[in-house]
RNA sequence: GGCCUAGUAGUUCAGCUGAAUAGAACGUCAGAUUCCGGUUCUGAAGGUCGGGGGUUUGAAUCCCUCCUAGGUCA
Numbered sequence: 001g002g003c004c005u006a007g008u009a010g011u012u013c014a015g016c017u018g019a020a021u022a023g024a025a026c027g028u029c030a031g032a033u034u035c036c037g038g039u040u041c042u043g044a045a046g047g048u049c050g051g052g053g054g055u056u057u058g059a060a061u062c063c064c065u066c067c068u069a070g071g072u073c074a
Stems, first nucleotide, its partner, number of pairs: 001073007010026004019057001028044005050066005
């Protein structure tokens, strides 16, 4: 340098056949339970879907470009 894969909540990931209000588990916070803590149960907060641009009535999803990480070829 060429090609491939990945980048979504604090963490691990799902969603990628364009249509909704972007979800799960763990973690965090609050409450219930308990003498206290843990466990268990209930609820809540938390995301410019890596950055920018484009297509579209509509983009996490399609296209272009850049960045980061990994793999492979030379």